[in-house]
A computed fold for a 348-nucleotide part of an RNA from an uncultured prokaryote, annotated as small-subunit ribosomal RNA, central domain. The coordinates come from a structure-prediction model, not an experiment, and the mean pLDDT is 88. RNAcentral holds the full RNA, with entries from ENA.
Context: one part of a larger RNA
RNA sequence: CUGGGCGUAAAGCGCGCGUAGGCGGCCUGAUAAGUUGGAUGUGAAAGCCCUGGGUUUAACCUAGGAACUGCAUUCAAAACUGUCAGGCUAGAGUAUGGUAGAGGAUAGUGGAAUUUCCGGUGUAGCGGUGAAAUGCGUAGAUAUUAGGAAGAACACCAGUGGCGAAGGCGGCUCACUGGUCCGGUACUGACGCUGAGGCGCGAAAGCGUGGGGAGCAAACAGGAUUAGAUACCCUGGUAGUCCACGCCGUAAACGAUGGAUGCUAGCUGUCGGGCAGUAUACUGUUCGGUGGCGCAGUUAACGCAUUAAGCAUCCCGCCUGGGGAGUACGGUCGCAAGAUUAAAACUC
Numbered sequence: 001c002u003g004g005g006c007g008u009a010a011a012g013c014g015c016g017c018g019u020a021g022g023c024g025g026c027c028u029g030a031u032a033a034g035u036u037g038g039a040u041g042u043g044a045a046a047g048c049c050c051u052g053g054g055u056u057u058a059a060c061c062u063a064g065g066a067a068c069u070g071c072a073u074u075c076a077a078a079a080c081u082g083u084c085a086g087g088c089u090a091g092a093g094u095a096u097g098g099u100a101g102a103g104g105a106u107a108g109u110g111g112a113a114u115u116u117c118c119g120g121u122g123u124a125g126c127g128g129u130g131a132a133a134u135g136c137g138u139a140g141a142u143a144u145u146a147g148g149a150a151g152a153a154c155a156c157c158a159g160u161g162g163c164g165a166a167g168g169c170g171g172c173u174c175a176c177u178g179g180u181c182c183g184g185u186a187c188u189g190a191c192g193c194u195g196a197g198g199c200g201c202g203a204a205a206g207c208g209u210g211g212g213g214a215g216c217a218a219a220c221a222g223g224a225u226u227a228g229a230u231a232c233c234c235u236g237g238u239a240g241u242c243c244a245c246g247c248c249g250u251a252a253a254c255g256a257u258g259g260a261u262g263c264u265a266g267c268u269g270u271c272g273g274g275c276a277g278u279a280u281a282c283u284g285u286u287c288g289g290u291g292g293c294g295c296a297g298u299u300a301a302c303g304c305a306u307u308a309a310g311c312a313u314c315c316c317g318c319c320u321g322g323g324g325a326g327u328a329c330g331g332u333c334g335c336a337a338g339a340u341u342a343a344a345a346c347u348c
Base pairs, nucleotide, nucleotide: 004319005318006317007302008301012316014201015200016199017198021194022193023192025088026087027086028085029084030083031082033081034080035077036076037075038074039073040072041071042070049065050064051063052062053061054060091191092188093187094186095185096183097182098181103177104176107173108172109171110154114150115149116148117147119145120144121143125136126135162169163168206247207246208245209244210243211242215241216240220236221235222234223233258315259314260313261312262311263310266293267292268291269290270289271288272287273286274285275284276283277282297304298303321348322347323346330341331340332339333338
């Protein structure tokens, strides 16, 4: 090198865009780089291997052969790969008519609730718990009611429903904007797939500057519980949670399942379209999504099973006993926290 793997045993980068590279549809012609066959030259000798000979045998020596799987030149073949030329439309894309949607981002706006302020009614409790206490309240609380303010989140609808590459996205409205899906026609004519580096996006927490701050709430304080209680429970409560801009770049970033294409029984629910039939709700069929069950097959088993973990091809990433360790050192990045890349001694 070949060979084995990656749902749960070690192993799929969190996700995308894309450079180099790798791989790539159908037909015709050319070429002959790869490929295949022949010939010639070369491939030192010795050694190895085969057949003989010599030393009483053997080691050893010796003769011949084979081999040296290679390289160069040349002749030939033209299926496949490559290259060149021409063509095609089934892949891919564009135009066009529709389509559903919490896709994104900006501004505005709505009601319920909570807290708070001010006023009315009203009087002794409220609150909280397993039980209590801390706490609040005669300076009038809790309750109830009129009005004002603020911030944050959007009950019902709501659905193994929808959208998005992932993270994620949910009151309503206008303008801005990305992608999907379906239909038939026209067009381009392989323009494709993957993707080392690279670039971008990326929950929560955290960081910087400036705002904001209702509720909740790390830290913290107090009350309980307890042998103790640096906790669980209770009363408070600051960062934070929110906004703008800039960092951070990690998660059980999970389907613990990389992407693309083709093929391989079905049944059933649901979402978005098309067609046909029947006539307001169904039936059949077809395309795209999302679930449940299940055959073949597969799997160590569990299970997976047209949304594959089945059968194949292409490309990338990753794994190689446990601990030491995702650590040290060095590099890169970061304001920091730290992230990323990533060992060894030693030990079982």